[in-house]
Context: one part of a larger RNA
RNA sequence: CUGGGCUUAAAGAGCACGUAGGCGGGAUGUUAAGUUGGCUAAAAGACCCCGUUUUAAGCGAGGAAGGUCAGCCGAUACUGGCAACCUUGAGGGUGGUAGAGGAGAGUGGAAUUCCUGGUGGAGCGGUGAAAUGCGUUGAUAUCAGGAGGAACGCCGGAGGCGAAAGCGACUCUCCAGGUCACCCCUGACGCUGAGGUGCGAAAGCUAGGGGAGCAAACGGGAUUAGAUACCCCGGUAGUCCUAGCUGUAAACUAUGGGUACUAAGUAGAGGGGGAAACCUCUCUGCCGUAGCAAAAGUGUUAAGUACCCCGCCUGGGGAGUAUAGUCGCAAGGCUGAAACUC
Numbered sequence: 001c002u003g004g005g006c007u008u009a010a011a012g013a014g015c016a017c018g019u020a021g022g023c024g025g026g027a028u029g030u031u032a033a034g035u036u037g038g039c040u041a042a043a044a045g046a047c048c049c050c051g052u053u054u055u056a057a058g059c060g061a062g063g064a065a066g067g068u069c070a071g072c073c074g075a076u077a078c079u080g081g082c083a084a085c086c087u088u089g090a091g092g093g094u095g096g097u098a099g100a101g102g103a104g105a106g107u108g109g110a111a112u113u114c115c116u117g118g119u120g121g122a123g124c125g126g127u128g129a130a131a132u133g134c135g136u137u138g139a140u141a142u143c144a145g146g147a148g149g150a151a152c153g154c155c156g157g158a159g160g161c162g163a164a165a166g167c168g169a170c171u172c173u174c175c176a177g178g179u180c181a182c183c184c185c186u187g188a189c190g191c192u193g194a195g196g197u198g199c200g201a202a203a204g205c206u207a208g209g210g211g212a213g214c215a216a217a218c219g220g221g222a223u224u225a226g227a228u229a230c231c232c233c234g235g236u237a238g239u240c241c242u243a244g245c246u247g248u249a250a251a252c253u254a255u256g257g258g259u260a261c262u263a264a265g266u267a268g269a270g271g272g273g274g275a276a277a278c279c280u281c282u283c284u285g286c287c288g289u290a291g292c293a294a295a296a297g298u299g300u301u302a303a304g305u306a307c308c309c310c311g312c313c314u315g316g317g318g319a320g321u322a323u324a325g326u327c328g329c330a331a332g333g334c335u336g337a338a339a340c341u342c
Stems, first nucleotide, its partner, number of pairs: 003314004007296002012310001014199004021192003025086002028083004033079002035075006047063002050060003089189001090186003093182005101175007108152001113147007123134002160167002204245006213239002218234004256309006265286009291298002315342003324335004
């Protein structure tokens, strides 16, 4: 070095792009690096046996083993190198098409709150029941007008889009991806991806705005043996915007990515062909055969059958702790032990 695994037992990185590397379609020629056949691979030493020095080490004679590495001569199926091709993988073109995909700007209506004015005149609010609270300085209710912020009802759907995080009012502008048809172009340009780089909910942090509603902390009222809670009345950060930081989640399908192959049935979404029956491509679900699985289950959206590449696991606790390094303004993140103990 070689093992077995990773849905739920320990174990898939939150997601993507991509460097090195690893792996890589069809056909021809060439080369001969890998691969493979043969030859060479001195003696001594090492191993066995015999002899010798009284023994031993040593020395002498014979035999067997080993053929790694290296050199030389061949072979050429596979892998590699080189040359020139191919079109099915991949990409492009043309024409359609669906979509809460992203960014910016503008606009709209419903509702809550607040302010002003009118009506009105004693309660309102809240709960299991209450109280705190609000109200004759006129509340609640109701009508009219105004201000401001946040979120976009119905449509709405085990519907759609996005790599993931995530994305729902309307209009415009810009940007990106998918998919279908044609089979027009390039001609293996591919897959994965250690490091690296980017994106990354919520909370949190920095600076400047904004602040309607909600609401950690906090104050009060209840409940209770107590009540640092659940319930009620208030309420500040925050929630919102701009610029930057943080980089974590049960970031979950607890299931890495790619390719090929392997029963049926049924539903939904988007294309194409067809007069129709129906056929076909892509996506999203349910059910289920074989198989797989400890079972639950999974089952063409695999956890089946194979191959390629990456990540990760190796008894429980100690511990995602200590230490060192590194990143961060901080909070903390990443990397990550041991003693001891069962």